[in-house]
Parts: sequence; structure tokens; C1' cells
RNA sequence: GAUAAAGGCAAACCCGGUGAAAACCGGGGGCGCAAAGCUAUGGGUCUAACGCUGUCUGAGGACAGCUAUGAUCGCCAGGCUGCCGAA
Repeated sequence: GAUAAAGGCAAACCCGGUGAAAACCGGGGGCGCAAAGCUAUGGGUCUAACGCUGUCUGAGGACAGCUAUGAUCGCCAGGCUGCCGAA
């Protein structure tokens, strides 16, 4: 970063699976992406199983709030790596 070349990845959605959930994995599918490659390092966002608090209940439990150690790199930034070579 181009009306270039060779390619690459794969949104929504559908099917199957894992998970408490967020979400992820595989297949199909293409919205798009010059890092939409890797990395949870900082921030943001999502979830709330475990835990804590409270309310209801005779109890069992149910509900609500708080809380990542869970998740998100196609939210932003940082770090590392990579194809081509016009202006």
C1' cells in the first nucleotide's frame, strides 16, 4: 500500500461437538480483512461456575447483587513474525 501478481484468513447464518455461561472446536458458508498471523502484556467488553452477601422458604432450594482464576486478538494498543514491490 496499487484497478498489480501469487496466495491467505473467514463475519452472519446452518449442522455436529465441548462448556455453568461467555465463548470455543470441526464441517459448510462468505461479511469483510495488508497482518482478520501469533501472543491475554496494558486497557475495554462479555460471562458468573466456585466463592461472598442479602431476600424468600419449615427446610431443601429459588432469586438478586458483588466478584475472574473463565472468555474476547475480527474492540483498541503493545510485543514477535510474514508475501509482493507500482506511485

Model confidence (mean pLDDT): 89 of 100. The RNA shown here (c-di-GMP-I riboswitch aptamer) has 87 nucleotides and comes from a soil metagenome.